A computed fold for a 276-nucleotide part of an RNA from Nitrospiraceae bacterium UBA2166, annotated as large-subunit ribosomal RNA, domain VI. NCBI's taxonomy places the organism under Bacteria, Nitrospirota, Nitrospiria, Nitrospirales, Nitrospiraceae. Its Rfam family is "Bacterial large subunit ribosomal RNA". It was read from a public genome assembly.
[in-house]
Context: one part of a larger RNA
RNA sequence: CGUAGGAGAUUUGAGGGGUGCCGUCCCUAGUACGAGAGGACUGGGAUGGACAGACCUCUGGUGUGCCGGUUGUCGCGCCAGCGGCAGCGCCGGGUAGCUACGUCUGGUUAGGAUAACCGCUGAAAGCAUCUAAGCGGGAAGCCUUCCUCAAGAUAAGAUCUCCCGGAGGGUUUAACCCUCCCUGAAGGCCUCUGGUAGACCACCAGUUUGAUAGGCUGGAGGUGGAAGGGUCGUAAGAUCUGAAGCUAACCAGUACUAAUCGGCCGUGUGUUUUAG
Repeated sequence: CGUAGGAGAUUUGAGGGGUGCCGUCCCUAGUACGAGAGGACUGGGAUGGACAGACCUCUGGUGUGCCGGUUGUCGCGCCAGCGGCAGCGCCGGGUAGCUACGUCUGGUUAGGAUAACCGCUGAAAGCAUCUAAGCGGGAAGCCUUCCUCAAGAUAAGAUCUCCCGGAGGGUUUAACCCUCCCUGAAGGCCUCUGGUAGACCACCAGUUUGAUAGGCUGGAGGUGGAAGGGUCGUAAGAUCUGAAGCUAACCAGUACUAAUCGGCCGUGUGUUUUAG
C1' cells in the first nucleotide's frame, strides 16, 4: 500500500514444512515341516537402541547477587566482631533460571489410488490367454489420517461484536472538486511499570476502576547452630540461651514507592455499470 467504510476478537485451510527407523525376548509351539539335526508362517504380548520434540517432579550439572568453614595480609584505635585484596583467595553446600547424564511423549492406526506381482470373467484366434471391453487383490513407497506455518490464497475467504453529521456551492454528472459550522467515535499508538517475550523492533502482562515492578510482611527452599551473654576449661575450645541467625532470581498478601498529568493517530454511513 492492497484486501471498496473504520475497528476488536475468533476462525476456514488453498498451499508449504515436519514425522516416517531398527532390534531382542515370551506365548501361539518345540506345533506345521523334517529321518534327524533343526525349526517356522500367522496372530498376540513384553522390552530395548538410535533419532526427534517437550519439560525440570525426580537424579545430577551450573548457579562470581545465598549460607557456612578457612589461610595470608591490610583497615575499622585495641579485644571481640566485621570489611577490602589475594583466580569467587581457597574449600563445603545450594534457591530460581538454564540444562542432560534426568523425566515424559512420538514413529502407530485406519481409509483411498497404485508398482512389481497374483487373480476373475473374456474375445480377437470355436482352443488357450490377468486384457483387448470389464472387474478384483496387492508395498516401509504415493494421497489423506498425526504435528506445525498459513487469506499478499491479489480468486486477498468466513463468523461474532463495536463505531461514525449537518448545511451550502461548482461542474466535464464523474469512483469528481470546493467551502462553512460542528464533530475527532469505535479503536490504536506514544509515554510509563514490567516479563511467560526479546539483539533492536516485535510479542505478552499492566498503567490508580491498579498487584506491573520495587519495598514491606508471611511462607517455601538453602545454609547449618549468628551476635551478645551465662557456665565449664590455664588454653585451644565446648556447651546453654536456640533448629539459632542469615537468606538471590521462587509462592502469596499488602498501595508504602513508581506506573502521575497527559499527547498523538484514526473521522462523520462508505464507487459505478450491467444482470436479476